[in-house]
RNA sequence: GCCCGGGUGGCGUAGUCUGGUAACGCAUCGGCCUGUGGAGCCGAGGAUCCCGGGUUCAAAUCCCGGCCCGGGCCCCA
Repeated sequence: GCCCGGGUGGCGUAGUCUGGUAACGCAUCGGCCUGUGGAGCCGAGGAUCCCGGGUUCAAAUCCCGGCCCGGGCCCCA
């Protein structure tokens, strides 16, 4: 340099193909329960969906450029 995959709450992932406004688990907070805590049950908050632009009524999703991470290949020595 080229090719492929990935980037989504604090963490780990789904959703992307086929556009309709983001879900699950853990964690956090509150309540119930308990002598206290844990476990269990109920509820709540939390995501610029890596960045910028484009298309569209509408973009995490499609298109273009860039950044970062991982893997493979090539060149030089």
Notes:
A computed fold for a 77-nucleotide RNA from a Thermoprotei archaeon, annotated as transfer RNA. It was read from a public genome assembly. Its Rfam family is "tRNA". Taxonomically the source falls in Thermoprotei (Archaea, Thermoproteati, Thermoproteota).